[in-house]
């Protein structure tokens, strides 16, 4: 100087005598989370439940749902491959090039006013300067 993404501005204290920086503590901003009332709220059995029997559920993000292959008896799981829900760059006219992941809480959370917690990373691209 640009991109993804909430993930940025700033103000005090120390570290120091000053800038830079680093630390700790606050504000705005953005962003997530949890949290009444109403209203919602899994399957199967038996006409029917209060009865039996079977599955755990959740959150961040676009990142979710299928196929078709390897090993297998088979099925699960990993792996690959093809697509797709959905994203995001350029172009602003057709189009073009990409993504379509990781994580995370632990048996517990549905919307939710009040109220309350908790984050401000990381990863990249294009020129310029040194090594």
């Nucleotide at each position: 100087c640009g991109c993804u993404g909430a993930a940025u501005u700033u103000c005090c204290c120390u570290g120091c005598a000053c800038u830079a920086c680093a630390g700790g503590g606050g504000a705005a901003a953005c962003g997530g989370g949890g949290g009444a009332a109403c209203c919602g709220u899994g399957g199967c059995c038996c006409g029917c439940a209060u009865g039996g029997c079977c599955g755990g559920g959740g959150g961040c993000g676009a990142a979710u749902c299928g196929c078709c292959g390897u090993c297998u008896c088979g099925g699960g799981u990993a792996c690959g491959g093809c697509g797709u829900a959905g994203c995001g760059g350029c172009a602003c006219c057709c189009g073009c090039c990409g993504c379509g992941a990781g994580c995370c809480c632990g048996u517990c959370a549905g919307c939710u006013a009040a109220c309350u917690c908790c984050g401000u990373a990381a990863g990249c691209g294009c020129a310029u300067c040194a090594g």
A computed fold for a 131-nucleotide RNA from a soil metagenome, annotated as c-di-AMP riboswitch aptamer (ydaO/yuaA leader). Of the family's consensus pairs, 96% are formed in the model.